[in-house]
RNA sequence: GGCCCCAUAGCUCAAUGGAUAGAGCAUUGGUUUCGCAGCCAAAGGUUGCCGGUUCAAGUCCGGCUGGGGCCU
Numbered sequence: 001g002g003c004c005c006c007a008u009a010g011c012u013c014a015a016u017g018g019a020u021a022g023a024g025c026a027u028u029g030g031u032u033u034c035g036c037a038g039c040c041a042a043a044g045g046u047u048g049c050c051g052g053u054u055c056a057a058g059u060c061c062g063g064c065u066g067g068g069g070c071c072u
């Protein structure tokens, strides 16, 4: 330098172009317990950034940034 893959909650990950983007863990509150565990509930998101396509984009297209891999 060229090519491929990935980027969504604090972490690990879902989500066929279509109703308010969800789950587990973690966190907080309640309950319970000697305590932990358990149970109930809540909060937490500019879907990496900038554009484009579309009635509608986390999803499709282009560029950029970051991470990983292959080739030279």
Stems, first nucleotide, its partner, number of pairs: 001071007010025004018055001027042005048064005